[in-house]
The prediction has a mean pLDDT of 81. Transfer RNA from Prauserella isguenensis, 73 nucleotides, folded computationally. Rfam family: tRNA. The family's RNA type in Rfam is transfer RNA. The sequence is in RNAcentral, with records from ENA and Rfam.
RNA sequence: GGGGCUAUGGCGCAGUUGGUAGCGCGUCUCACUGGCAGUGAGAAGGUCAGGGGUUCGAAUCCCCUUAGCUCCA
Numbered sequence: 001g002g003g004g005c006u007a008u009g010g011c012g013c014a015g016u017u018g019g020u021a022g023c024g025c026g027u028c029u030c031a032c033u034g035g036c037a038g039u040g041a042g043a044a045g046g047u048c049a050g051g052g053g054u055u056c057g058a059a060u061c062c063c064c065u066u067a068g069c070u071c072c073a
Base pairs, nucleotide, nucleotide: 001072002071003070004069005068006067007066010025011024012023013022019056027043028042029041030040031039032038049065050064051063052062053061
C1' cells in the first nucleotide's frame, strides 16, 4: 500500500429483504421477608464509531474518514 471482518445503553449481544431501537446481566425505586440476600413489579439509561449522500423514511443502501482484528505484498 491492497483485500476481508468488526464498531448498537455501564458490560455482553440481537436487530433476516429500509418503516416507533430490543434481549440478558448490571444500576435505581417499590412490594414480600428479621435481613444490604432471594423473588416479583416498575423505571432510568442509546446523536446505532464520525461525516456526507440516496429516500417520504436509514442501525440497515452508497461514498469518505477513524479505531480494532485478520490476510496478501